A computed fold for a 94-nucleotide RNA from Microbacterium saperdae, annotated as TPP riboswitch aptamer (THI element). Rfam family: TPP riboswitch aptamer (THI element). The literature on the family includes a 2006 paper in Structure by Edwards and Ferre-D'Amare, "Crystal structures of the thi-box riboswitch bound to thiamine pyrophosphate analogs reveal adaptive RNA-small molecule recognition". The coordinates come from a structure-prediction model, not an experiment, and the mean pLDDT is 77. The model forms 95% of the base pairs in the Rfam consensus.

RNA sequence: AGCAGUGACACGGGGUGCCGCGACCGCGGCUGAGAACAGACCCGUCGAACCUGAUCUAGUUCGUACUAGCGAAGGGAUGUCGCAUUGAGCGAUC
Numbered sequence: 001a002g003c004a005g006u007g008a009c010a011c012g013g014g015g016u017g018c019c020g021c022g023a024c025c026g027c028g029g030c031u032g033a034g035a036a037c038a039g040a041c042c043c044g045u046c047g048a049a050c051c052u053g054a055u056c057u058a059g060u061u062c063g064u065a066c067u068a069g070c071g072a073a074g075g076g077a078u079g080u081c082g083c084a085u086u087g088a089g090c091g092a093u094c
Base pairs, nucleotide, nucleotide: 005083006082007081008080009079010078011044012043013042014041017030018029019028020027021026050075051074052073056069057068058067059066
């Protein structure tokens, strides 16, 4: 920069782990959008948000960080309206 249309409202779905300080709590640290009361977080069928398989497999790492596989797997939560664009049908006019 181009493409995958886009926005609002309402409603709904979802997770909260790991490490250290002996332990609960609490505090500190790590990854992450989010680490349980947090939201100006993520996701809603065009669905890897999230759950199951899974205390999974391979590589790699200080590490549950990172990469790939598993994965065309099995599940998984949507309606309305506005705007834009495209196509088709019908009609009118030239």